[in-house]
Context: one part of a larger RNA
C1' cells in the first nucleotide's frame, strides 16, 4: 500500500416544546401490597395505595390582604393582576441540564511501590603499568679553609619529569548513515608512577541521590527515573463521524466579553401558527445642506490704489514740523482656496398620499359569475448555523490620490453557482443547470486557417507589422479644419548685378577703420545700400547679410487646432496579437446576414406548491453551513401460521426485469442446512477516509 473484519450522537434522571392518546363530575399516583395466566423460574399486568405533585388567584421584600394588591398621608397617580381562566397524566420525537455524554488524541499533577548488574561519589579487599631517556637531595674522594663555606670528579636514583607499547582516553579527517555497529571502523592524536587504571563485594533513591559543575549521570529513559493507580484527568485545539430521495436555504455584521481562531444577546435561515393586504412602477407633496459652485460669514491667499500706526532720514533747546523707491492696520478694486467656511444649492436616496396592476377557470354577451389568495409586511412558538470573508464598481479615511495594501459606506459576483465568452484564468462580461432529444431562436463574444459563422457591402484613415505595453520631451511624417500675411503693379525659392559718399562718426585705445567696449545712430548720392547681420584681420584688407534692380511665372509664408502614425523604448529560448499568418485578416463610421450557452422555444417524462379530488391548469424544481418532509436496508423479538426447505435453505458468481433512489424480484450455476413475506416492536442498525484498529497478502 491493497483486501477483509471491527470502528463514533448512547443510556439514566429531570426540564421546555411539538405530535398522539386517556380523563376533564380537575388530572395523577410514589414507595409498598397484589388477583388471574403458565410445571417452575421469571415475565407481564388487572387492581389496591390519594402521601405527593401540577392546575384551580393574585399582589407584595415580607408580615399580610385578597378580585384585588403594592406604592403612598391619600378615596391621587402609577405597577402587576381580575373582568376575558384549561388543565393534567402517559407514550413518541426533538432540544436542553447533570453525569466520561459523539469517538480517538496530550504534555502534566497526585498517591503507593521498583531500581546504583549501566553510570556518579564513597567504603572494604585484591590486581596491573614493555623498553628507553634525564640525572634532584644525600654520600665518597680530590682541591680548598684555622675550621667552614665553596669547588671538581664519582656515586646515588628523586620527579602529578621526558620519549614510547600494554592499558585508559577521544583532538582531526575520511568511511559508514534502511550501518558490520541505536555511536563503530580506518589513518593520524592525548595521558601512560599517577588527582593513574582496573577486578570482586558493598553504600547513597526520585523534589531524592551523586556531581574536579556539563543540568551531567541515576539500566539505549532525566530542567526531575521507571511501574501501577486516581483516570475514560482536562483539551475554547487538530483529525474522524457510516443508507436514499424531495422542499427551503444562510453568515463571515452590531454590542458585550482576561474578549479577539471561543462564547452571550441581536441580525440573517428553517418549521409551524395568528394578524395584515400588497410588492413594484408612475404622479404629486415633503424636509435636507452632500456634489458642483460661491466668498455674504469664519479662516486663508496674490497684485494694485488710498496709507491709521511703526521704522529710517532731516530740522529744532523742546514741543513739534518736514521727508521717505521702507514695514503695514483698515478700506476700495481685481484674482484664488477650505473635511471640521456657506449668501445660495442639485441628481440620487428617504418619507407619505393618490393612481394603475388580480394568477387560474366558466359562460352566447366582455360584462358578470365561480374559485381564491400569492409575493411582501408584522407579532409569536420551537430548532439552527454564522460571528476568519474575497475580489470588482462607486464615494471616502490611512499610505506616497503605492500595493493582489489597509479600514468604512452603497452595490454586484464568488463564497454556496455549473454553462458560454475573456488563449489558459473563484470574484470581470453574458446567463442562473428538474430529466431526455443527432430540433429551432438568441446573449456576451465572434465570422482568413487552426475553429462554428462574411476572404460581406460602403466611406475614410494608417505604412509604423502601428495594430499587438509606457511618460516628460522632441520632429518640414501624413489627412482634415480655423486665423493671418505676401502675391500678375510679378510674391516665395534659385540664378545674374549693385550693396556707395561725408567717414578711419565721436570717445576709448598700443591699434579700434561697420563688426573689443561706451555714446550717438545724422546727412548726401540714389533703383537701393545699417555710422552696419554674421565670418574674418594686430589694425586695415577680404567674404557675406539687410536693402534694390534684372531674370523666371503662380501660388508662397507664419500661426493654431484635430485624426492616425514616428523617436524617446535596454535582459537573458526565436518565446509570443493564443499560434499561423495579415497591408487588412489593422483603426474610425454606417449597413445587412450568419455562428454562438445547460438562456428562451419546441416535443416527451418526473417532482413540489396551489391542493390529502381531477385537468391538455398556473407557478416552481443550482446550492455549502443548516432546517423540514417521505422512505430503503441490517440483527433480534411478538402475532398471522413458524409459509417454504435434501424433489436442495442461507451463502457466493453471472445474467434478466422492476423502482427517481436506498434497494427489490426472478433465472442459471455454486453450496449442503436452515429459513422468508405481511404487520408491529426493540436496537451493539448502514464506512472510503480518523499518521484509525486487528488479520491476511
Nucleotide at each position: 500500500g491493497c483486501c477483509g473484519g471491527c470502528g463514533a450522537c448512547u443510556c439514566g434522571u429531570g426540564a421546555g416544546c411539538a405530535g398522539u392518546g386517556g380523563c376533564u363530575u380537575g388530572g395523577u399516583u410514589a414507595a409498598g401490597g397484589g388477583a388471574a395466566a403458565u410445571a417452575a423460574a421469571a415475565u407481564a399486568c388487572a387492581u389496591c395505595g390519594u402521601a405527593u405533585c401540577c392546575a384551580u388567584a393574585g399582589c407584595g421584600a415580607a408580615a399580610g390582604c385578597g378580585a384585588g394588591u403594592c406604592u403612598a398621608a391619600a378615596u391621587a397617580u402609577g405597577g402587576c393582576g381580575c373582568u376575558a381562566u384549561u388543565g393534567u397524566c402517559a407514550c413518541u420525537g426533538u432540544u436542553u441540564a447533570c453525569g466520561g455524554a459523539c469517538c480517538c488524541g496530550a504534555a502534566c499533577c497526585u498517591g503507593g511501590g521498583u531500581g546504583a548488574u549501566c553510570u556518579a561519589u564513597c567504603c572494604a579487599u585484591g590486581a596491573c603499568c614493555a623498553g628507553g631517556a634525564u640525572g634532584a637531595a644525600g654520600c665518597u674522594u680530590g682541591g680548598g679553609u684555622g675550621a667552614a663555606a665553596c669547588u671538581a670528579a664519582g656515586u646515588g636514583g628523586a620527579g602529578g619529569u621526558c620519549c614510547g607499547a600494554a592499558c585508559c582516553g577521544a583532538c582531526u579527517g575520511a568511511u559508514g548513515u534502511u550501518g558490520a555497529a541505536u555511536a563503530a571502523u580506518c589513518a593520524g592524536c592525548g595521558g601512560a608512577u599517577g588527582a593513574g587504571u582496573u577486578g570482586u563485594g558493598g553504600u547513597u533513591a526520585g523534589g531524592g541521590g551523586u556531581g574536579a559543575a556539563a543540568u551531567g549521570c541515576u539500566a539505549c529513559u532525566c530542567g526531575a527515573a521507571c511501574c501501577c493507580a486516581g483516570a475514560g484527568c482536562u483539551a475554547g485545539c487538530u483529525g474522524g463521524u457510516u443508507c436514499u430521495c424531495c422542499c427551503c436555504g444562510a453568515a463571515a455584521u452590531g454590542c458585550g466579553u482576561u474578549g479577539a481562531g471561543g462564547c452571550g444577546c441581536a441580525g440573517c435561515g428553517g418549521u409551524u401558527g395568528g394578524c395584515u393586504g400588497g410588492a413594484u412602477a408612475u404622479c404629486u407633496a415633503g424636509g435636507g445642506g452632500u456634489a458642483a459652485a460661491g466668498c455674504a460669514c469664519u479662516g486663508u491667499u496674490u497684485c494694485g490704489g488710498u496709507g491709521c500706526g511703526g521704522g529710517c532720514c532731516g530740522u529744532g533747546a523742546g514741543a513739534u514740523c518736514g521727508g521717505u523707491a521702507u514695514c503695514a492696520a483698515a478700506u476700495c478694486g481685481a484674482g484664488g482656496c477650505a473635511a471640521a467656511c456657506u449668501c445660495a444649492g442639485a441628481a440620487u436616496a428617504c418619507u407619505a398620499u393618490a393612481u394603475a396592476u388580480g394568477a387560474c377557470u366558466c359562460c352566447g354577451g366582455c360584462g358578470g359569475g365561480g374559485a381564491g389568495u400569492a409575493a411582501g409586511g408584522u407579532c409569536g412558538a420551537c430548532c439552527a448555523g454564522u460571528g476568519a470573508g474575497a475580489c470588482g464598481a462607486u464615494g471616502g479615511g490611512g499610505g506616497a490620490u503605492a500595493a493582489g495594501c489597509u479600514u468604512c459606506a452603497u452595490u454586484g459576483u464568488c463564497a454556496a453557482g455549473a454553462g458560454g465568452g475573456a488563449a489558459a484564468c473563484a470574484g470581470c462580461c453574458c446567463g442562473g443547470a428538474u430529466c431526455a432529444c443527432c430540433a429551432g431562436c438568441u446573449a456576451a463574444g465572434g465570422c482568413c486557417c487552426c475553429u462554428a459563422a462574411a476572404u460581406g457591402a460602403c466611406c475614410g484613415c494608417u505604412c509604423a507589422g502601428u495594430g499587438a505595453u509606457g511618460a516628460a520631451g522632441g520632429a518640414a511624417g501624413u489627412a482634415g479644419g480655423g486665423g493671418u500675411g505676401c502675391a500678375u503693379a510679378a510674391a516665395c525659392a534659385g540664378c545674374c548685378a549693385g550693396g556707395a559718399g561725408g567717414u578711419u562718426u565721436g570717445c576709448c585705445u598700443a591699434g579700434a577703420a561697420g563688426c573689443a567696449g561706451c555714446a550717438a545712430c545724422c546727412c548726401u548720392u540714389u533703383a537701393a545700400a545699417g555710422a552696419g547681420u554674421g565670418c574674418g584681420u594686430a589694425a586695415u584688407a577680404g567674404c557675406u547679410c539687410a536693402c534694390u534692380g534684372a531674370u523666371c511665372g503662380a501660388g508662397c509664408g507664419c500661426u493654431u487646432u484635430c485624426g492616425c502614425g514616428c523617436c524617446g523604448a535596454a535582459g537573458a529560448u526565436u518565446a509570443a496579437u493564443g499560434g499561423g499568418g495579415c497591408u487588412a485578416a489593422g483603426c474610425g463610421a454606417u449597413c445587412u446576414g450568419c455562428c454562438g450557452a445547460a438562456g428562451c422555444u419546441g416535443u416527451g417524462g418526473g417532482a413540489u406548491g396551489c391542493a390529502a379530488a381531477a385537468a391538455c391548469g398556473c407557478a416552481u424544481c443550482g446550492g455549502u453551513a443548516g432546517g423540514u418532509g417521505a422512505g430503503c436496508g441490517u440483527u433480534c423479538c411478538g402475532c398471522c401460521u413458524u409459509a417454504g426447505a435434501u424433489c436442495g435453505a442461507a451463502u457466493c458468481g453471472c445474467c434478466c426485469a422492476c423502482g427517481c433512489g436506498a434497494g427489490u424480484g426472478g433465472g442459471c450455476g455454486u453450496g449442503g442446512a436452515c429459513g422468508a413475506a405481511g404487520u408491529g416492536g426493540a436496537a451493539g442498525u448502514g464506512a472510503a477516509a480518523a499518521u484509525g484498529u486487528c488479520g491476511g497478502c

This is a predicted structure of a 697-nucleotide part of an RNA (large-subunit ribosomal RNA, domain II) from Epipogium aphyllum. Its mean pLDDT, the model's own confidence on a scale to 100, is 82. Its Rfam family is "Bacterial large subunit ribosomal RNA". Its family is annotated with structural constituent of ribosome and ribosome in the Gene Ontology.